The RNA shown here (transfer RNA) has 73 nucleotides and comes from a Planctomycetota bacterium. The organism belongs to Planctomycetota, within Bacteria. The prediction has a mean pLDDT of 81. The sequence was found in a public genome assembly. Its Rfam family is "tRNA". It is annotated as a transfer RNA. Rfam's curators write: Transfer RNA (tRNA) molecules are approximately 80 nucleotides in length.
RNA sequence: GGGGAUAUAGCUCAGUUGGUAGAGCGCUUGCAUGGCAUGCAAGAGGUCUGGGGUUCGACUCCCCAUAUCUCCA
Numbered sequence: 001g002g003g004g005a006u007a008u009a010g011c012u013c014a015g016u017u018g019g020u021a022g023a024g025c026g027c028u029u030g031c032a033u034g035g036c037a038u039g040c041a042a043g044a045g046g047u048c049u050g051g052g053g054u055u056c057g058a059c060u061c062c063c064c065a066u067a068u069c070u071c072c073a
Base pairs, nucleotide, nucleotide: 001072002071003070004069005068006067007066010025011024012023013022019056027043028042029041030040031039032038049065050064051063052062053061
């Protein structure tokens, strides 16, 4: 220098023929227990890496950039 992959909740990840975002663990609260652990119930937490474009509508499609991983030279 060239090709490919990844970027979504605190962490690990899901999320398609584009329709307004979820799970597990963790966190908070309540109940059960004398307390812890544990079980059950409820809740908080995300402008989906950044910018632009297409569209009535974009995590999703297109372009550029950034970061990480990887292959070739």